[in-house]
Background
The RNA shown here (Bacterial RNase P class A) has 404 nucleotides and comes from a Chloroflexota bacterium. Its Rfam family is "Bacterial RNase P class A". The family's RNA type in Rfam is ribozyme. Rfam links the family to the GO terms tRNA processing, ribonuclease P activity and dimeric ribonuclease P complex.
RNA sequence: CAGGCUGGUCAGAUGGUCGCGGAGCCUUCGGGUUUCGAGGAAAGUCCGCACUCCACAGAGCAAACCGCCGGGUAACACCCGGGGCGGGGAUUCCGAUGGAAGAACCUGCCGGAUCGGGCCACAGAGACAUACCGCCCGCAAGGGUAAGGGUGAAAAGGUGGUGUAAGAGACCACCGGCGUUGGUAGCAAUACCACGGCCAGGCAACCCCCGGUUGGAGCAAGGCCAAGCAGAGACCAUGUUCGUCUUCGGACGACGGGAAGCGGCUCGUUUUCUUAUGAGUCUCGGGUAGGCUGCAUGAGUCGUACGGUAACGUCCGACCUAGAGAGAUGACCAUCGCACCAGAAGCCGUGCUUCGGCAUACCCUUCAGGUGAACAGAAAGCGGCUUAUCGACCGGCCUGGGAU
Numbered sequence: 001c002a003g004g005c006u007g008g009u010c011a012g013a014u015g016g017u018c019g020c021g022g023a024g025c026c027u028u029c030g031g032g033u034u035u036c037g038a039g040g041a042a043a044g045u046c047c048g049c050a051c052u053c054c055a056c057a058g059a060g061c062a063a064a065c066c067g068c069c070g071g072g073u074a075a076c077a078c079c080c081g082g083g084g085c086g087g088g089g090a091u092u093c094c095g096a097u098g099g100a101a102g103a104a105c106c107u108g109c110c111g112g113a114u115c116g117g118g119c120c121a122c123a124g125a126g127a128c129a130u131a132c133c134g135c136c137c138g139c140a141a142g143g144g145u146a147a148g149g150g151u152g153a154a155a156a157g158g159u160g161g162u163g164u165a166a167g168a169g170a171c172c173a174c175c176g177g178c179g180u181u182g183g184u185a186g187c188a189a190u191a192c193c194a195c196g197g198c199c200a201g202g203c204a205a206c207c208c209c210c211g212g213u214u215g216g217a218g219c220a221a222g223g224c225c226a227a228g229c230a231g232a233g234a235c236c237a238u239g240u241u242c243g244u245c246u247u248c249g250g251a252c253g254a255c256g257g258g259a260a261g262c263g264g265c266u267c268g269u270u271u272u273c274u275u276a277u278g279a280g281u282c283u284c285g286g287g288u289a290g291g292c293u294g295c296a297u298g299a300g301u302c303g304u305a306c307g308g309u310a311a312c313g314u315c316c317g318a319c320c321u322a323g324a325g326a327g328a329u330g331a332c333c334a335u336c337g338c339a340c341c342a343g344a345a346g347c348c349g350u351g352c353u354u355c356g357g358c359a360u361a362c363c364c365u366u367c368a369g370g371u372g373a374a375c376a377g378a379a380a381g382c383g384g385c386u387u388a389u390c391g392a393c394c395g396g397c398c399u400g401g402g403a404u
Base pairs, nucleotide, nucleotide: 001400002399003398004397005396006395007394008393009392010391012336013335014334015333016332017331018330020037021036022035023034024033025032026031039375043386044385046384047383048382049381051218052217053216054215058267059266060265061264063214064213065212066211067210068082069081070080071079072078083110084109085108086107087106088105091101092100093099094098111209112208116207117206118203119202120201132149133148134145135144136143137142157175158174159173160172161171162170176199177198178196179195181194182193183192184191185190222293223292224291225290231284232283233282234281235280239255241254242253243252244251245250256274257273258272259271260270261269300319301318302317303316305314306313307312338372339371340370341369343367344366345365346364349360350359351358352357
């Protein structure tokens, strides 16, 4: 310098005039003044959480979700670092209409099929097992075979050999797969080596098994104040128990039973009812929809140092950055900045030259003109993921070339 990738920052700035909302101070209560006022995604509502309420919210079953290993985090299906099996990839090589290798980087999947059940259509002889064609033996009947052929997504691991009547992991060599078999390394997932003829699949986003997580509802959650009304009907469970007191009406307690609360069920627990009416359940009907609050100091932001491969953590310091409520954060003007378009001049280089100069590409500098700026608006909050997007700037990695 070129090519291929990847991470981060910003999201125009300043001033003036007018107009909005919050906070502080002042106020003659009319207002004045100072200061702050949309995002990197505010979007999607896909995950996780804090927080609030359900009376104090337990245990188990069921159900739902998660699933390689280790770490981070308040937590997560997120992030970081690793492992295994793949895919893409600039480029290089070759026997070149294809094939092989393959950097950075991008990216998919990963508990169990040896607990058990179930499925694998059609084709095919046969899909948890068989013998169609074929090969061998035999006069034939029949027997042996699973090497070759055929069907198929898939048919007893592959290549070569020994051996056999013909064959076959039957045996051998190499390779592949498998093996809580042994050793080494690693926290581990795993890797390598050795040994072992162990060699019949696939599907668990089929049921299932193993391990882990989970109470429900949600800011329209909730809290306070004010105002206002009107209730009616139906259903309906369970104790002639015991004890104490008694003004003899009953009261209290225990036990038993019923109902309600805790997403479904069981247990437990709390409240309540239980000498007959009142808890409760269902249906119909009435009133209220006003005001205040929740509402922003946070698992907060930024910076240095230290620890860690990293995500991130710790100490110290600095800072306070919307809180609307039919929903504020705006409009105009000027200057500057950024990008693009075309122009003038200068500069470097190059060409020509009658050596006076002339022409001229890119970059850079100056001047003046025109145009443009994406995706897109907080609505209680935070951490993620996903999606949309005009441009500017700053890094890092790999490959190739050049210079020192």